[in-house]
The RNA shown here (transfer RNA) has 73 nucleotides and comes from an Actinomycetaceae bacterium.

RNA sequence: GGGGCUAUGGCGCAGUUGGUAGCGCGUGUCGUUCGCAAUGACAAGGUCGCGGGUUCGAUCCCCGCUAGCUCCA
Numbered sequence: 001g002g003g004g005c006u007a008u009g010g011c012g013c014a015g016u017u018g019g020u021a022g023c024g025c026g027u028g029u030c031g032u033u034c035g036c037a038a039u040g041a042c043a044a045g046g047u048c049g050c051g052g053g054u055u056c057g058a059u060c061c062c063c064g065c066u067a068g069c070u071c072c073a
Base pairs, nucleotide, nucleotide: 001072002071003070004069005068006067007066010025011024012023013022019056027043028042029041030040031039032038049065050064051063052062053061
């Protein structure tokens, strides 16, 4: 220098023939307990890496950039 893959709540990951996003763990509150652990219920938490474009509408399609992993030189 060139190719490929990945980027989504604190962490690990799903998600889509384009219709404003979910699961597990974790966190908080409440119940059960003398208390803890465990368990049950509820809740908070995400401008979907960044910037443009297409579209009535983009996590998803197109372009560029950034970061990580990997292959080639």

The sequence is in RNAcentral, with records from ENA. Its Rfam family is "tRNA". Rfam links the family to the GO term triplet codon-amino acid adaptor activity.